[in-house]
Molecule: SAM riboswitch aptamer (S box leader)
Organism: Desulfosarcina alkanivorans
RNA sequence: CCAUCAUGAAGAGAGGCGGUAGGGACCUGGCCCUCGGACCGCCCGGCAACCUGCAACAACGUGACUCAAGGUGCCAAAUCCAGCCCGAACGGGAAACAUGCGGC
Numbered sequence: 001c002c003a004u005c006a007u008g009a010a011g012a013g014a015g016g017c018g019g020u021a022g023g024g025a026c027c028u029g030g031c032c033c034u035c036g037g038a039c040c041g042c043c044c045g046g047c048a049a050c051c052u053g054c055a056a057c058a059a060c061g062u063g064a065c066u067c068a069a070g071g072u073g074c075c076a077a078a079u080c081c082a083g084c085c086c087g088a089a090c091g092g093g094a095a096a097c098a099u100g101c102g103g104c
Stems, first nucleotide, its partner, number of pairs: 001103002005100004013044001015043004022033003027083004045075003050071003053067001057063001079096001084093003
């Protein structure tokens, strides 16, 4: 960087250091966070269970499933809400995005 598939209403610090004005993916409309220092980077802590690994049931195709050592990932608000389609609405679908596995 790229395509498919899977997941995305759950969960998780008001910690320390650095640093400086914006940030919540893009755009728009809202609504929030933020100099009482956000976003971001590092350390510590934690959540989770996609992959490896370890148990373990079934069985040969895949389900189900314990642990959490390793590889990610994540730790304000539903992917913060909405936008396009269906619907009176609740809601459902699509698109986009994020993460994982895979490939280049």